[in-house]
Context: one part of a larger RNA
């Protein structure tokens, strides 16, 4: 991983609440007893339980009673229903829906593996090195001492068996649950071994690693207390109708649990109810938003007069001056505020009325769920006015929501899918082809800018529109032709300074104009140019502002952010104009089903309850979760048990009927049993539990 079987809310007991039956101020047996048609059933059995009276700790006392002096007052009762039994729904006790630990405790079993000891045995090829002894010689007064023999020692040395395992390669479903190959250590020793013994489970044993005690060790293995507990994880099986959350609050050795209350759901009531949403109008309060500040606090820049202290400086005998210094007063101009506020909306709030809505409110019961929520949008607090951050308040969506659209896309636009239809109308959003629908008017844009993704400061004779201001046929403005002098090289500086190194001054004359000179240029002249004029052409030229659309700035890792295609009087942007497409939205048309209220009918136990046909309206997305109707499996009972060898169950196969879980029927298998009804009982439904058992 597939197929098949098997595999999760049960049982008992008490307890409540609903349903139905009985009997009702009463209801009921229980062991036990008898009797029959005998896993039963009938009927005897009132012991006990609940109820009819309650109040007080009690003694009592009683429709009352405790407190109290009280005839007052609170309190708690009394003014009728129970009680059995069956079935469901929860609770509590129990293994309590199922599977699941690591653990804990008890009681045996293990030292054939390993540790450590004890008994008793075995084993260590060869080769090397030479201790202390002793011998001799030397040598000394004698010793010591040195030298040459013998010796044969040592947790001594090389190196097989044997033991062990350093590095390292394959091996890793291995040949092997630890080996193999090279290669490596120790190898007479605290050596290795054989046999047989002794120490154990909070215990051995341990040259000490938490090792090791039989492939189990920070407490061994087996059985057992045991369904051990598990606030955790997964798992919990048919169908269709109805309603439908929540992820909030408070506490909590409590934060992924829990309990209460809020949100859900069913039933009764209040109800022959101005309870509640809404809408529109009226009446409230307020201190946010904004705005203010000679309106308070408090912040905060200029500028001025000077108020008061201090500091320097003058002076010093006091007075006393001065100050671009500090700190403060006060007057103007401006600024600023969550913990400012003279002021002060919008909305939201509470309240009356009228309306409008399937009584939606509200109480009491029964049963839940829910406590991790997320995105956006809009006020705000933390953070950087960072996050797909966080934490709050208000809305929406998702959660629990399918459709269309944004290519693709939980929370973003449109719009809530009961069912069918080869029918229509539209939303959002499109209408060159991909791909369902289009054409027209005016304009702009050349960057492919754009075409369903944002850039910034700053920068430019890009191009459109709007206002403006100077110049211009007395010829504008670019270009060309010509001129551009003269006192004088001004004065000072200076080596020099002549328009152009620098300082001063920047006059005057001739002029149509011509600076005591706008830029190059000389060592300083010279040269070239410029303003300034004249002539030439002959019509617009220069500038500033505001705006619309582009350009540059424009930089990220595989090539890629128009969904591609491809699009320029666009298929781009702007302004407008009239069509068409588009959905599970809304119409049509037919069908089911909810609730509601009206009609009719038929049954009962007949003030009413079910039911079942029909009208009208209204409703039907759905997780957790409530609630309600049902199919289907096995058995048992009743009916008559139908039915079956002219072929049960079971199997196969088909175009058949039901809203669904289903269920007929015809035919082939198959060979003996067994439907349907109306009841009752459950060992009653499986694609999931890293699920169990077989198969493949």
């Nucleotide at each position: 991983u597939c197929c098949g079987g098997c595999g999760a809310g049960u049982u008992g007991c008490u307890u409540u609440a609903u349903a139905u039956g009985g009997c009702g101020a009463g209801g009921u047996u229980a062991a036990g007893g008898a009797g029959c048609u005998a896993a039963g059933c009938u009927c005897c059995g009132a012991a006990u339980c609940c109820g009819a009276a309650g109040c007080g700790a009690a003694a009592g006392c009683g429709a009352g009673u405790g407190c109290g002096a009280a005839u007052a007052g609170c309190g708690c009762g009394u003014c009728u229903a129970g009680u059995c039994a069956u079935a469901u729904g929860g609770a509590g006790c129990a293994g309590a829906c199922c599977c699941g630990a690591a653990a804990a405790c008890g009681g045996u079993c293990g030292a054939u593996c390993u540790a450590u000891c004890c008994a008793u045995g075995g084993u260590c090829a060869g080769g090397u090195u030479g201790a202390a002894g002793c011998g001799g010689a030397g040598g000394u007064a004698a010793a010591a001492c040195u030298c040459c023999g013998u010796g044969g020692a040592g947790g001594a040395c090389c190196g097989a068996a044997c033991u062990g395992u350093u590095g390292u390669a394959u091996g890793u479903u291995g040949a092997a649950a630890a080996a193999u190959g090279c290669u490596c250590a120790g190898a007479u020793g605290a050596a290795c071994u054989g046999u047989g013994g002794a120490u154990a489970g909070g215990a051995g044993u341990a040259a000490a690693a938490g090792g090791u005690u039989u492939a189990u060790c920070a407490a061994g293995g087996c059985c057992g207390u045991a369904a051990a507990u598990a606030g955790c994880u997964g798992g919990u099986a048919c169908u269709c109708c109805c309603c439908g959350a929540a992820a909030u609050a408070g506490c909590u050795u409590u934060a992924g649990g829990g309990c209460u209350a809020g949100c859900c759901u069913u039933g009764u009531g209040u109800a022959u109810a101005u309870u509640u949403u809404c809408u529109u109008a009226c009446g409230g309060g307020g201190g946010u938003a904004g705005a203010g500040c000679c309106a308070c606090u408090g912040a905060u820049c200029g500028g001025g007069u000077u108020u008061a202290g201090g500091g320097g400086c003058c002076c010093a005998c006091c007075a006393g001056g001065c100050u671009a210094c500090c700190u403060u007063a006060c007057c103007u101009a401006g600024u600023c505020a969550a913990a400012c506020u003279c002021c002060g909306a919008a909305u939201a709030c509470c309240g009356u009325a009228a309306g409008a809505a399937u009584g939606a409110c509200c109480a009491c019961a029964g049963g839940a769920g829910u406590c991790a929520g997320a995105g956006c949008g809009u006020g705000a607090g933390g953070g950087a006015u960072a996050a797909g951050c966080u934490u709050c308040a208000c809305g929406c969506u998702c959660a629990a929501a399918a459709g269309g659209g944004a290519a693709a896309c939980a929370g973003c636009c449109c719009a809530g899918a009961c069912c069918g239809u080869c029918a229509g109308c539209u939303a959002a959003g499109g209408u060159c082809c991909c791909c369902a629908a289009u054409u027209c008017u005016a304009a702009c844009u050349u960057a492919g800018u754009g075409u369903a993704u944002c850039a910034a400061a700053g920068g430019a004779a890009g191009u459109g529109g709007a206002a403006c201001u100077g110049c211009u046929a007395a010829g504008a403005c670019a270009g060309c032709c010509g001129g551009g002098a003269u006192g004088u090289u001004g004065g000072c500086u200076u080596a020099g300074a002549a328009g152009c190194a620098g300082c001063c001054a920047u006059c005057a004359u001739u002029u149509a104009a011509a600076a005591a000179g706008u830029g190059c240029g000389u060592a300083a002249c010279a040269g070239c140019u410029u303003a300034c004029c004249g002539g030439u052409c002959g019509a617009g030229c220069a500038g500033u502002u505001c705006u619309g659309c582009g350009c540059c700035g424009a930089u990220a890792a595989u090539g890629a952010a128009c969904g591609g295609g491809a699009c320029u009087c666009a298929a781009g942007u702007u302004a407008g104009a009239a069509a068409c497409c588009g959905a599970a939205g809304c119409u049509a048309c037919g069908g089911g089903a909810u609730c509601a209220a009206g009609a009719g009918a038929a049954u009962c136990g007949u003030u009413g309850a079910u039911u079942c046909u029909u009208u009208u309206g209204u409703u039907c997305g759905g997780u957790a979760g409530g609630g309600g109707a049902g199919c289907g499996u096995u058995c048992u009972g009743c009916u008559a048990u139908a039915g079956g060898a002219u072929g049960a169950a079971g199997g196969g196969a088909g175009a058949c009927g039901g809203a669904a879980a289903c269920g007929a029927c015809u035919c082939c298998u198959g060979g003996a049993c067994g439907a349907a009804g109306c009841a009752g009982a459950a060992g009653u439904g499986a694609u999931u539990a890293u699920g169990c058992c077989g198969g493949a």